[in-house]
RNA sequence: GCGCCCUUAGCUCAGUGGAUAGAGCGUUGGCCUCCGGAGCCAAAGGCCGCAGGUUCGAAUCCUGCAGGGCGCACCA
Repeated sequence: GCGCCCUUAGCUCAGUGGAUAGAGCGUUGGCCUCCGGAGCCAAAGGCCGCAGGUUCGAAUCCUGCAGGGCGCACCA
């Protein structure tokens, strides 16, 4: 340099056109308990990497950019 893939909650991931985006773990609060790091209940937490475009409607499709990964090439 070329090609392909990935980027969604603090972490690991789902969601592949339809309204206010979800789970587990973690965090916080409460309950329970002799105590609790176990168990139960609840809550908070997200510009869906960034910017455009298509569409009545985009996390989802298209383009560019950024970051990361893999492969190939270069390495006189």